Source information:
This is a predicted structure of a 74-nucleotide RNA (transfer RNA) from Euryarchaeota archaeon SM23-78. The coordinates come from a structure-prediction model, not an experiment, and the mean pLDDT is 80. Its Rfam family is "tRNA". Rfam classes the family as a transfer RNA. Gene Ontology term of the family: triplet codon-amino acid adaptor activity. The source organism's lineage runs through Archaea, Methanobacteriati and Methanobacteriota.
RNA sequence: GGGCCUAUAGCUUAGUCCGGUAGAGCACUCGACAUAUUACCGAGUGGUCGGGGGUUCGAAUCCCUCUGGGCCCA
Repeated sequence: GGGCCUAUAGCUUAGUCCGGUAGAGCACUCGACAUAUUACCGAGUGGUCGGGGGUUCGAAUCCCUCUGGGCCCA
């Protein structure tokens, strides 16, 4: 220098292909149970989806660009 993959909650991630308004597990908080600060059970908090721009009635999703991470070629 060229090519490919990847970025969603504190952590691990689903959803992206085929656009319809963001979910799960763990963690955390509260409650119940209980000999018990464990386990199990119930409820709740937490993300405008890496940044910017575009298309669209509508974008995590499609297009452009930038940034971080990873791999391959030279």